The part of an RNA shown here (small-subunit ribosomal RNA, 5' domain) has 506 nucleotides and comes from an uncultured bacterium.
Context: one part of a larger RNA
RNA sequence: ACGAACGUUGGCGGCGUGGAUUAGGCAUGCAAGUCGAGCGAGGACAGGGGGCAACUCCUGAGCCGAGCGGCGUAAGGGGCAGUAAUGCGUGGGUAACGUACCCCCGGGACUGGAAUAGCCACGGGAAACUGUGGGUAAUACCGGGCGACGUAACGACGGGGCAUCUCGUUGUUACCAAAUGAAUUUCGCCUGGGGAGCGGCUCACGUGGUAUUAGCUAGUUGGUAGGGUAACGGCCUACCAAGGCGAAGAUGCCUAGCGGGUGUGAGAGCACGACCCGCGCCAUUGGCACUGAGACACUGGCCAGACACCUACGGGUGGCUGCAGUCGAGGAUCUUCGGCAAUGGGCGCAAGCCUGACCGAGCGACGCCGCGUGCGGGAUGAAGGCCUUCGGGUUGUAAACCGCUGUCGUGGGGGAGAAAGGCGCAAGCUUGAUCUAUCCCAGGAGGAAGCACGGGCUAAGUUCGUGCCAGCAGCCGCGGUAAGACGAACCGUGCAAACGUUGUUC
Numbered sequence: 001a002c003g004a005a006c007g008u009u010g011g012c013g014g015c016g017u018g019g020a021u022u023a024g025g026c027a028u029g030c031a032a033g034u035c036g037a038g039c040g041a042g043g044a045c046a047g048g049g050g051g052c053a054a055c056u057c058c059u060g061a062g063c064c065g066a067g068c069g070g071c072g073u074a075a076g077g078g079g080c081a082g083u084a085a086u087g088c089g090u091g092g093g094u095a096a097c098g099u100a101c102c103c104c105c106g107g108g109a110c111u112g113g114a115a116u117a118g119c120c121a122c123g124g125g126a127a128a129c130u131g132u133g134g135g136u137a138a139u140a141c142c143g144g145g146c147g148a149c150g151u152a153a154c155g156a157c158g159g160g161g162c163a164u165c166u167c168g169u170u171g172u173u174a175c176c177a178a179a180u181g182a183a184u185u186u187c188g189c190c191u192g193g194g195g196a197g198c199g200g201c202u203c204a205c206g207u208g209g210u211a212u213u214a215g216c217u218a219g220u221u222g223g224u225a226g227g228g229u230a231a232c233g234g235c236c237u238a239c240c241a242a243g244g245c246g247a248a249g250a251u252g253c254c255u256a257g258c259g260g261g262u263g264u265g266a267g268a269g270c271a272c273g274a275c276c277c278g279c280g281c282c283a284u285u286g287g288c289a290c291u292g293a294g295a296c297a298c299u300g301g302c303c304a305g306a307c308a309c310c311u312a313c314g315g316g317u318g319g320c321u322g323c324a325g326u327c328g329a330g331g332a333u334c335u336u337c338g339g340c341a342a343u344g345g346g347c348g349c350a351a352g353c354c355u356g357a358c359c360g361a362g363c364g365a366c367g368c369c370g371c372g373u374g375c376g377g378g379a380u381g382a383a384g385g386c387c388u389u390c391g392g393g394u395u396g397u398a399a400a401c402c403g404c405u406g407u408c409g410u411g412g413g414g415g416a417g418a419a420a421g422g423c424g425c426a427a428g429c430u431u432g433a434u435c436u437a438u439c440c441c442a443g444g445a446g447g448a449a450g451c452a453c454g455g456g457c458u459a460a461g462u463u464c465g466u467g468c469c470a471g472c473a474g475c476c477g478c479g480g481u482a483a484g485a486c487g488a489a490c491c492g493u494g495c496a497a498a499c500g501u502u503g504u505u506c
Base pairs, nucleotide, nucleotide: 001504002503004502005501006500007499008498011371012370013369014368015367016366017364018363024327025326026325028324029323030322033071034070035069038068039067042064043063045060046059047058048057049056050055078282079281080280087207088206089205090204091203092202093201094200097199098198099197102195103194104193105192106191107190108189110144111143112142113141119134120133121132122131123130124129151174152173153172154171155170156169157168158167159166160165208254209253210252215245216244217243220242221241222240223239224238225237226236227235257279258278259277260276261272262271263270264269284305285304286303287302288301307318308317309316310315335361337360338359339358343357344355345354346353347352374404375403376402377401384395385394386393387392408447410442411441412440413439414438417435418434421430422429423428450495451494452493453492454491455476456475457474461490462489463488464487465486471478472477
C1' cells in the first nucleotide's frame, strides 16, 4: 500500500468502491426500438344516413394492435477466455483504399409495368409453425427514354512526382432518379465535388520466461499469368525456380490482454494493470456465409457438438462474459429497487416513444476524509478495587455534586439549487426519480468506545495462580516453586469507530 479476508468491537455523514474463484449451470422480469408527414386494409369508439329489426353505408388531423416499407439494431452495455503478435505503444506511409447519418457547393428528378405480405377461402400440425388458391398498395421491386464535369478502355496536348505512375483539357462505348409526403417555413430522393469525423491495409522501433527446446519451413520463399477484395499482397489457384528464417535466439513449451497509469522508493529501479479512459479480442463450443455504408453480427441466420426444457414420440425450443436475482465452487464480494427529472443515444417535421446507457436510492467500517460520544467548576482526596515497609500510596478532579451548551442523532417546519427545455400569436401554463447547501423550533447529558499491547527490539509493571505442566512466540527466546515473557486482576502505553491477525507488493 490493497477490489482484500478473518477475530473482537461498532454513533453519524460526504465521496468512492464491491464476484479477483467455475469464460461453471441458470428459474423469472426487464435490457432496441421507432416512424400514420412512406403504404393498403382492419377493429373499437363518436357523428350522420338507410332499415320494423338483424344489419349496412359514409365521415374521422383522434385511439388500438398486426403486416409491407424506411432508419436503427455493427452504437451503447459486459467480460479478459484466447492472443508473445493478424495485439498494443510511439512515429510514418497509402502514387494501394472505404465511409450510412452530419456540413458546404453544383446539377437533376421524363414515362411505364409486373408482383407480394397483410386480407379472403380451403387445409396440415400436439405445438413450433406451415401449404394451396384468389385478390391489393407503396418512399418495396422491375423495364424504357434523356443522360453529365462520375467510372473504365483507347488516342492527342500540357504539368507534376516516388519505379509501377498521377493531374488538367479534349474525342468514342456501358451506368441514375421516388412524378413522393405535407397546411406553411420545410422534410425527403438521385448524381458529382469538397470537408469533418470514423475506419481498412502497410512500414520502422519497442513490448515476458525457458537453450535441461537448436534447428524450423511445401503455399513454404520468390517469379509469371489469372481470380478475389474498397484496396496492396501466396490472400487464393495453375505453372516455373529453390528458396526463406535462425545463437542479435528461429522453432517448440510455459505464462500473459496491451497502454494511459497504480503501489513503493530520494532516485534508479522493482512489482502490478481493480475502478476510470484509449485500443484489441470474445459472446454455450467449433465452423460458415447472408443482409448491409459498416458484421462474418452478445439479446440475427445456417450446420455440427455438448447440455437443458416441451412433446400427442412424428418433432420442436433455448443460450445472463447486459441489470437485478438463483444454485454451485470458494476465505470472500450487494437490491429480483425508483426514474427517464438531468446528460447522452435510436427513430420521428414535431409532440413524443424507447433506453437496467445513465441519473439516483438500497446493502457492506471495504477504503479515504470529516464530526461526535460533552464543557467549566469540584477534596490534604468519598466508597469500592489494587498494592503496601501497614505509616500509607494509587485509581483520581476521575466520580458524586453545582452550573452551562446543544454539534451529531430524534421529532416538526421552511428552503435556494440540480431546469436547460416544451406548449402557446400573446398573456401565460407546465416538466424533479432522487437529493440537498442552509435556516428555525422542541426536548434532554440524555442515544454514541473499543481494540491491541506492556522481557529486549518497542512506548508502557506490579501482585496472585501455575510449576519444562498449561501455555506464549515476528526474531532473540520465556515456563523445571518468589515468572515484569504463560493465565487472571489492578495499573499503564499506543491507536481510536476502529484495533489487531493473516495474505501479497515495494